[in-house]
Order: sequence, then structure tokens, then C1' cells
RNA sequence: GCCCUCGUAGUUCAAUGGAUAGAACACCGGAUUGCGGAUCCGGCGGUUGUGGGUUCGACCCCCGCCGAGGGCG
Repeated sequence: GCCCUCGUAGUUCAAUGGAUAGAACACCGGAUUGCGGAUCCGGCGGUUGUGGGUUCGACCCCCGCCGAGGGCG
């Protein structure tokens, strides 16, 4: 330098054109317990890396840039 994959909640990941972007763990509150842990219930948390484009509609498709991983030279 070229090619491929990826970037979504604090973390690990879903959502492969259509509903207010979901789950688990973590965290917070409650129940329970002598106090914790475990368990159960509830809650908080997102400019979907960034800037544009296409579309009635974009996490999803296209382009640039940034970052991570891998391959080739």
C1' cells in the first nucleotide's frame, strides 16, 4: 500500500429496509434473611464510531473518514 471482517447500554451480544432499538450479566431499589449470599419482583442506562447519500421509511443499503482484528505484498 491492497483486500476481508467488525464498531449498538458499563460488559457480552441480538435486531440481515417498517412498531416506542431488545436480552443476559453488572449497577440501583424492594421482598426474603439475624446480617449477607442465593432467589424473586421492579427500575436506571443508547446522538446504533463519525460525516454525508439513497429511500415514504436506515442499526440494516452506498461513499468518505476514524478505530479494532485478520490476510496478502

Transfer RNA from a Candidatus Daviesbacteria bacterium, 73 nucleotides, folded computationally.
Its Rfam family is "tRNA". It is annotated as a transfer RNA.
The source organism's lineage runs through Bacteria, Bacteria candidate phyla and Candidatus Daviesiibacteriota.
The RNAcentral record of the sequence draws on ENA.
Its mean pLDDT, the model's own confidence on a scale to 100, is 82.